[in-house]
Small-subunit ribosomal RNA, 5' domain from an uncultured soil bacterium, 523 nucleotides, folded computationally.
The full RNA is in RNAcentral, with records from ENA, Greengenes and SILVA.
Model confidence (mean pLDDT): 81 of 100.

Context: one part of a larger RNA
RNA sequence: GGACGAACGCUGGCGGCGUGCUUAACACAUGCAAGUCGAACGGACUGGCCCUGGCUUUUUUUGGGGUUGGUGAGUGGCGAACGGGUGAGUAACACGUGAGUAACCUGCCCUUGACUCUGGGAUAAGCGCCGGAAACGGUGUCUAAUACUGGAUGUGACUUCUGCCUGCAUGGGUGGGGGUGGAAAGAUUUUUUGGUUGGGGAUGGGCUCGCGGCUUAUCAGCUUGUUGGUGGGGUGAUGGCUUACCAAGGCUUUGACGGGUAGCCGGCCUGAGAGGGUGACCGGUCACAUUGGGACUGAGAUACGGCCCAGACUCCUACGGGAGGCAGCAGUGGGGAAUAUUGCACAAUGGGCGGAAGCCUGAUGCAGCGACGCCGCGUGAGGGAUGGAGGCCUUCGGGUUGUGAACCUCUUUCGCUCGUGGUCAAGCCGCCCCUGUGGGGGGUGGUGAGGGUAGCGGGUAAAGAAGCUCCGGCUAACUACGUGCCAGCAGCCGCGGUAAUACGUAGGGAGCGAGCGUUGUCC
Repeated sequence: GGACGAACGCUGGCGGCGUGCUUAACACAUGCAAGUCGAACGGACUGGCCCUGGCUUUUUUUGGGGUUGGUGAGUGGCGAACGGGUGAGUAACACGUGAGUAACCUGCCCUUGACUCUGGGAUAAGCGCCGGAAACGGUGUCUAAUACUGGAUGUGACUUCUGCCUGCAUGGGUGGGGGUGGAAAGAUUUUUUGGUUGGGGAUGGGCUCGCGGCUUAUCAGCUUGUUGGUGGGGUGAUGGCUUACCAAGGCUUUGACGGGUAGCCGGCCUGAGAGGGUGACCGGUCACAUUGGGACUGAGAUACGGCCCAGACUCCUACGGGAGGCAGCAGUGGGGAAUAUUGCACAAUGGGCGGAAGCCUGAUGCAGCGACGCCGCGUGAGGGAUGGAGGCCUUCGGGUUGUGAACCUCUUUCGCUCGUGGUCAAGCCGCCCCUGUGGGGGGUGGUGAGGGUAGCGGGUAAAGAAGCUCCGGCUAACUACGUGCCAGCAGCCGCGGUAAUACGUAGGGAGCGAGCGUUGUCC
């Protein structure tokens, strides 16, 4: 000099864009953060329309049937493995980079084949009864499905035997024989969306390997599933991954093993560079979700807002027993030098479900708070003296503050106030029309949180807006008074003991400026 997720002191007008628990991965009140589908299914409740029966003079009311909507709960499907948070652990194929997989998987999506036939028994909800304070549960009975399940179909799939071609290889292609083994409908009737089973693609992932990046030798030897082989097992898949047996290996001063510290990277800061430091925000990736362990479901988890067990803690209880997990968004206590609102909206972007309308979305878009940072603007402009008053200094002549003020002329950014007022919607949705119909075009109506915000126009009056640090040298800027090795200053040298440009105050000056200084850390 530069930089910062900064803090502290004094001061503080406006806007834009960013950014904001670095400490206790400490504990958490409350609300919200993952639902959706009636075009899979039965039933319950409820509304409209139509038909019909009863009572009634009629209206009304009530029963049954049909049709068409809505909704709580339930069965079923998809999602909940994404998105969001944190950095505890981890020195490791965790990460980065480059390869390999002839050792692998991949829901939804795209493309391309074949099939979609025929039966069955339950169960939730409901209704009845019962237990329990509750959480929740038991029992009887009834019912449905794209839930569950039997059979048929096999030129496709898997497996085994075998022939040929090909490959460095355990593999690939192709032909034949045997075995195993699959399906499900619903809505509408123009068609579309589905379901089952294959091939290919895309995307996402698993696994393996080369190289690379902290510290410590006051850690020198480490290792028994350890190193390799064979057989069995296991996995989607290779492999001591696991197991039995056999062999005795494997690693290491090119630092094994141990200790300490730490998520890694793109990047960021600094520097002429080489390098050094760092990993907040944004992006990629890994790990974790009160602590430890475990599996289930599933295409995908060993699952933050799922399950089971154990521990600690908190809460409810009728004492028998139950409930919970903010390192999601807000918010509270605590810790700390220190870090924000229990806000608005799904209008846009993106995600889940749905044929769609739409619903959900603390992702996201916005607003609020903080000079925390960067950038921009303003606090007025021009004129105005042989120089007012006041202050300070003085050799008492004057000098300086100082064109500074007063005064005159002018302007109105920003602010305040009144009006007007887009873009984000060329999107999305409904209806109608046309067309070459999974689509395209036109017309029309609706849809904006931010926000009556930004912008624009009018009005207003210099009117509302300047401080901080320093002045001995380094280092730009000097005098007076007070003090008298005292009080104090100080980054270093050093200053102060009666004439202090170094302490304190005043006047003057210098430097930056809505900031200025101090402290901390890095180059």